The RNA shown here (small-subunit ribosomal RNA) has 1476 nucleotides and comes from an uncultured bacterium.
[in-house]
RNA sequence: AGAGUUUGAUCCUGGCUCAGAGUGAACGCUGGCGGCGUGCCUAACACAUGCAAGUCGAACGAUGAUUGGAGAGCUUGCUCUUCAUGAUUAGUGGCGCACGGGUGAGUAACGCAUAGGUAACGUGCCCCUUAGAGGGGGAUAGCCACUGGAAACGGUGAUUAAUACCCCAUACUCCUUCUUGCCAUAAGGUAAGUCGGGAAACGUAAUUCGCUAAGGGAUCGGCCUAUGUCCUAUCAGUUAGUUGGUGAGGUAACGGCUCACCAAGACUAUGACGGGUAUCUGGUUUGAGAGGAUGAUCAGACACACUGGAACUGAGACACGGUCCAGACUCCUACGGGAGGCAGCAGUGAGGAAUAUUGCACAAUGGAGGAAACUCUGAUGCAGCAACGCCGCGUGGAGGAUGACGCAUUUCGGUGUGUAAACUCCUUUUAAGAGGGAAGAUUAUGACGGUACCUCUUGAAUAAGCACCGGCUAACUCCGUGCCAGCAGCCGCGGUAAUACGGAGGGUGCAAGCGUUACUCGGAAUCACUGGGCGUAAAGGGCGCGUAGGCUGGCUUUUAAGUCAGAUGUGAAAUCCAAUGGCUUAACCAUUGAACUGCAUUUGAAACUGAAAGCCUAGAGUUCGGAAGGGGCAGAUGGAAUUAGUGGUGUAGGGGUAAAAUCCGUAGAUAUCACUAGGAAUAUCAAAAGCGAAGGCGAUCUGCUGGGACGAUACUGACGCUGAGGCGCGAAAGCGUGGGGAGCAAACAGGAUUAGAUACCCUGGUAGUCCACGCCCUAAACGAUGAAUGCUAGUCGUCGGGGUACUCGUUACUUCGGUGAUGCACUUAACAGAUUAAGCAUUCCGCCUGGGGAGUACGGUCGCAAGAUUAAAACUCAAAGGAAUAGACGGGGACCCGCACAAGUGGUGGAGCAUGUGGUUUAAUUCGAAGAUACACGAAGAGCCUUACCUGGCCUUGACAUGGUAGGAACCCUGUAGAGAUACGGGGGUGCUAGCUUGCUAGAACCUACACACAGGUGCUGCACGGCUGUCGUCAGCUCGUGUCGUGAGAUGUUGGGUUAAGUCCCGCAACGAGCGCAACCCUCGUCGUUACCAGCAUGAAAGAUGGGGACUCUGACGGGACAGCCGGGGUAACUCGGAGGAAGGUGGGGACGACGUCAAAUCAUCAUGCUCCUUAUGUCCUGGGCUACAAACGUGCUACAAUGGCCGCAACAAAAGGCAGCAAGGGCGCAAGCCGGAGCGAAACCAGGAAAUGCGGUCCCAGUUCAGAUUGAGGGCUGCAACCCGCCCUCAUGAAGAUGGAGUUGCUAGUAAUCGCGAAUCAGCACGUCGCGGUGAAUACGUUCCCGGGCCUUGUACACACCGCCCGUCACACCAUGGGAAUUGGGAGCACCCGAAGCCAAUGAGCCAACCAGCGAUGGGGGCAGUUGUCGAAGGUGAGACCAGUGACUGGGGUGAAGUCGUAACAAGGUAUCC
Repeated sequence: AGAGUUUGAUCCUGGCUCAGAGUGAACGCUGGCGGCGUGCCUAACACAUGCAAGUCGAACGAUGAUUGGAGAGCUUGCUCUUCAUGAUUAGUGGCGCACGGGUGAGUAACGCAUAGGUAACGUGCCCCUUAGAGGGGGAUAGCCACUGGAAACGGUGAUUAAUACCCCAUACUCCUUCUUGCCAUAAGGUAAGUCGGGAAACGUAAUUCGCUAAGGGAUCGGCCUAUGUCCUAUCAGUUAGUUGGUGAGGUAACGGCUCACCAAGACUAUGACGGGUAUCUGGUUUGAGAGGAUGAUCAGACACACUGGAACUGAGACACGGUCCAGACUCCUACGGGAGGCAGCAGUGAGGAAUAUUGCACAAUGGAGGAAACUCUGAUGCAGCAACGCCGCGUGGAGGAUGACGCAUUUCGGUGUGUAAACUCCUUUUAAGAGGGAAGAUUAUGACGGUACCUCUUGAAUAAGCACCGGCUAACUCCGUGCCAGCAGCCGCGGUAAUACGGAGGGUGCAAGCGUUACUCGGAAUCACUGGGCGUAAAGGGCGCGUAGGCUGGCUUUUAAGUCAGAUGUGAAAUCCAAUGGCUUAACCAUUGAACUGCAUUUGAAACUGAAAGCCUAGAGUUCGGAAGGGGCAGAUGGAAUUAGUGGUGUAGGGGUAAAAUCCGUAGAUAUCACUAGGAAUAUCAAAAGCGAAGGCGAUCUGCUGGGACGAUACUGACGCUGAGGCGCGAAAGCGUGGGGAGCAAACAGGAUUAGAUACCCUGGUAGUCCACGCCCUAAACGAUGAAUGCUAGUCGUCGGGGUACUCGUUACUUCGGUGAUGCACUUAACAGAUUAAGCAUUCCGCCUGGGGAGUACGGUCGCAAGAUUAAAACUCAAAGGAAUAGACGGGGACCCGCACAAGUGGUGGAGCAUGUGGUUUAAUUCGAAGAUACACGAAGAGCCUUACCUGGCCUUGACAUGGUAGGAACCCUGUAGAGAUACGGGGGUGCUAGCUUGCUAGAACCUACACACAGGUGCUGCACGGCUGUCGUCAGCUCGUGUCGUGAGAUGUUGGGUUAAGUCCCGCAACGAGCGCAACCCUCGUCGUUACCAGCAUGAAAGAUGGGGACUCUGACGGGACAGCCGGGGUAACUCGGAGGAAGGUGGGGACGACGUCAAAUCAUCAUGCUCCUUAUGUCCUGGGCUACAAACGUGCUACAAUGGCCGCAACAAAAGGCAGCAAGGGCGCAAGCCGGAGCGAAACCAGGAAAUGCGGUCCCAGUUCAGAUUGAGGGCUGCAACCCGCCCUCAUGAAGAUGGAGUUGCUAGUAAUCGCGAAUCAGCACGUCGCGGUGAAUACGUUCCCGGGCCUUGUACACACCGCCCGUCACACCAUGGGAAUUGGGAGCACCCGAAGCCAAUGAGCCAACCAGCGAUGGGGGCAGUUGUCGAAGGUGAGACCAGUGACUGGGGUGAAGUCGUAACAAGGUAUCC
């Protein structure tokens, strides 16, 4: 620091996702040790049990164990008495219990934080200072007795003490009333005097301790103020003690804190009030920072203690382990009544994904009490559990290659695991055993703990996993699976060769952990202060006026709020950072420093902003002048046109359309003429033009009126800009009331079109359009561009005003304002913008933050309604989008080409037959080919064979290949059985090469037998492939290098103007060159020369055989020839038109030759080949059958339908190709097919071989025929082992359909079509097919509008699997979330009323009462208590509404789903341009 993902590719916008860090975590797999930390985030849910706050006998009465002394009695070891000692506790009393510990429910607040204030206050214990402590008194608990109650707990009577309580004295300083002085000022402070009032405690042997009053200090608090402190405006108004005053009460203290009275205020857009959520902070985490998120542990503050309320005591509480009341819950009960509060430490249940021991100790630190010893302390210190986190250590180290085994893979050679292991040597952290043994403690005291640590012994011994390996992202292979199972953070993988699933081997990463999940920040500049945008991507308000607010021209002076600088205080500690130090290191801890970016106080500066004062004229405004204008409102007037009415002329149609029909018309239309009526709109002028803020404004004239521009003078003196709310205007449609209504025209009706046509087209036609008044308030209200100001090159138009010049014009130049075009800098993702900015800056406002859901729902506001405005969420997707690029496509455009159309000609489609295909059938009808580009195609030839198919019968190393062993030559003749394959036999035959003396051995073919490796497969996959092929298309295209342009994809070149068959060539040009294609080079035909020839002449029986000739023809080899070369016209040129010559003229005809690529085109059955499958069978052999079936369908052909013909006779002229297992002549036989026979020829020699159409002559006479020949019968021929299924031919007989073929469709442009025959390949035989050959030999092409295909340029695009594309809506089905909804359930809050506990306060107090006073006393007084009453008052009850949430029959739309249904709305002119 970035990366992946929208596209065919690109740039941009924009969302989603990932890599990082973190956690009180949880889950999965795994787990050796230690240190330091941390550990109910959920139910502030309920709690069994134990403990967590007591202490003081030196406050008091009591009890009086124990010990000691003395004495008495006497049974000398017991009892009693007394003195002292004093353990022990219930009670009175004092202090503490308000600390410590827990939790975060409530709280949006002076709760917290920071800084201040308190002249408005308190403060027990502690410290200091001063003074004092004199004299009295009466009770009471305990205890005792009686007594109630189950218990808890009491009641009555008697008696007793105090540091408990009370009274008196004293008290200047204290409080309080009043007076005065001084100081200050907001109420005040201070000093002096004065009326009144107020104190004490004693205990101890004693010091000390303690007590009272006053002052001071310290500490800890109370209260007040400023600032900061979450979301929501779909919460906009709130408030009656409310805001203030006076007086009183109350408090430690100010204060509506409370009360009475008076006033009507107070808060709020700088967000009151309401709703939701939430303890706050130091900090923690992340981040470069600014920020964001968070508030466990530690620390500060606050709040709470079962829920709600209340006070008491006290220095302090409205009190966690206190009291009272109410409520819920739990427990006890004798049913009468009682008890309780773990959010203390452990622990239990429950909840939950989830969080520990009913441990030890007060040794340390700290706290309470005490004079102290000491007691108490679940605070605390420790231990236990948990990888929950951080840190550290280990699981061994060195050597060790034939690179062992195993495993995996393999191209079978090898490679990987891998120095890894084994093996050798070494070490002992850890572990186990044994021994020693701290600091923590200053005198004593050690829970931890026989712990840390140290030493010795043993022995590699006890100790490695987890995730990942398609890209992002480090790491690859095999097997299995086969859109299944599964994976997945995003993109996406899986449909038979998966580096993506599962397993394995290997690898990568981290490591006692590793992954996953959840959450936070980051990346995200994706809410943008730092640091974003708004023409087209989301985003400028429809437009103006203007309030608050924000911003605001020049100069001078003052001030000091902002600003800047210094100083001071504070910013707790801890944390972070730095240094140093302590634990073996680290984590951790300690010390010191820095920092805490903040706040406050104070001193200063005065540039800028602000404030105050004064001045100025450049902004703004006022005045005057002459011009421009569809600016607005009202009134009046005009002509053209449409329609209607009336009348005239006139007659059969009119109207309408692509074509029609509905419609009008003989009752007289249309047409035409005249007149009349009425409404609406204003041709030409008219323009990129004018005016207006926008919407918008168009005949003429008049009136009223707004604004702007220009020019000129004087004046005002910043009066300005923007503008949240607010107010006004605001096209069309629509609404209300009343008019009006010619034309047009939603709805509606009819006619057409159509598969349908609720449309487009036509005929009609109502609202409406028009006017007046009132609403509505929205538009693609657009320049998709807010307003204002300043600055920043030009050029060319145009409108309005002014100026200057002269040659005085229909002129030139210039200036201000408006409105257009082009264009530089600059901007922009690009397109584009560019002084009328989208440039450079400033100010203010509005708006945006992925697509869909949705501008929708709910709520509010407005509206008569329609609806408008404000405006979400659930859910869902990984995109949606902008601009540009190159393609493809268009029922877009321009140009061009092609038998593409047209013009012709012949077919096909109808018939019969042949042949191929689909289909059907079958045991099998083997397989493939499927629009063009399958269908007389593979197949250049299925009777067996072929043959792959079927039936049946056989074989299993095999029909075929290689290798081993054994035997044999090979081979030839032949028998039996069988359908054959095959099985069993008989006979003959001993070869070749080498070693070598013969035997013999070895070898090469070949045959047989055996065993194993293997053979074999026309089995599958042409969507795994090679090769070959078809097609676009013989179309003219397809590319590259360098350069240039563009951010880029790409462009340029290759486009343009011409020309060509051609990207052929020329010219031009930021291109210059090059390659594959085109053309040419190759073959063939045509011409000439040479040679192979023989017309004429001569010889010859015949034969070019010979002389000779050099004419003609043929053959095939080499040359020539044609190049736009020549002439003329056009053109810059390329080239083109015409002509000459020439065998041939403009690539002379034909062929071969097929660019980059497209169709996952065809072929695994030509061949080759990966993978997979079969292996006594899917292989091999054989017999027979099938591929030849046949209702109907299609393609390709043949033959015909006849007279341009059929038949008969006679006669003529080819080319090419073939021939020895062959072609076969002459001759003979047969009507013929053919047979007999065999000359000649391996072929310029011989043969097939007679070419046919044609010519000549004859006949037929328009008919199903003397046309046509199917079908069938009979008889023959040929090939072949064999013609039954199932060959071809001949003869005789038979003689079907068919009389020129519907819609449609096809070939062909010249030696072509048409027509005629000939040959060849395959082949034993079989040709209407195929491939070739020649003979005869046309017609037509105006032309490119249209159909088809193609090329180039351009245009549009929402297409890219590329129009056979994309895509919309209803309906049907499933699922999901959501709105409405009769109603129903629950909740919190407010209001009104009722009831009213405890308690404070007040009143009363007939009952009761020790202290004081009076009194001898009785008794009275003073004071108090119980009780009663009242105000307030929690919970509760009732009521009416509002709000929130849940459920809800039914219902509305929305979203998502496999290849459902119906249409085809959009994207191209999307077939009616689209959209608001």